[in-house]
This is a predicted structure of a 75-nucleotide RNA (c-di-GMP-I-GGC riboswitch aptamer). The coordinates come from a structure-prediction model, not an experiment, and the mean pLDDT is 89.

RNA sequence: ACCGAUCAGGGCAAACCCGGAGCGAUCCGGGGACGCAAAACCACAGGACCCUAUGGGUCAGCUGGGUUGCCGGGG
Numbered sequence: 001a002c003c004g005a006u007c008a009g010g011g012c013a014a015a016c017c018c019g020g021a022g023c024g025a026u027c028c029g030g031g032g033a034c035g036c037a038a039a040a041c042c043a044c045a046g047g048a049c050c051c052u053a054u055g056g057g058u059c060a061g062c063u064g065g066g067u068u069g070c071c072g073g074g075g
Base pairs, nucleotide, nucleotide: 002073003072004071011036012035016031017030018029019028020027021026034061040067041066042065044064045063046062047059048058049057050056051055
């Protein structure tokens, strides 16, 4: 490189609820855990979604890809 979640330390946080921002998709903070071995980051390709729609935006916990990282195996 690659493989894994047994060891150890842990980490993130779906739905939903409260407050806030936004026309909206959705996002932020708090609560809460469905799950996640990259559920860390990137909007490059596909896809879905939204709109003031021939343009602009949202989603990285949809798929692919890129970058980085703890532990163990391995080389």